[in-house]
Molecule: Glycine riboswitch aptamer
Organism: Palleronia abyssalis
């Protein structure tokens, strides 16, 4: 002191890909919905992997919106990484 950048958590808004694929049970208010199996396909929840650099140099720490797709998701809701805004705490007996 009109408490920085910055983070943790909570509100609003904003938010993309990908078969409403095929077969089995169930249930249906007979529109459809739930689960199993199968093929195909998405990446932005989680989650795993790596470079440059660095270091005690065998070995090891070390990043993503990259890469695997374990999980998740492919009609609409849900979810949803990020991005504004705003409270509330940490930053701070700050400076």
């Nucleotide at each position: 002191g009109a408490g920085a950048a910055g983070u943790g958590c909570g509100a609003a808004g904003g938010g993309a890909g990908a078969a409403u694929c095929c077969g089995g049970c169930g249930g249906u208010u007979c529109g459809c919905c739930g689960u199993c199996g199968g093929u195909g396909c998405c990446g932005a929840a989680g989650g795993a992997g790596c470079a440059a650099c660095c270091g005690c140099c065998c070995c090891g720490g070390u990043a993503a919106a990259c890469u695997c797709u374990c999980a998740g998701g492919c009609c609409a809701a849900a979810g949803g990484a990020c991005c504004u805004u705003c409270g509330c705490g940490c930053g701070a007996c700050a400076g």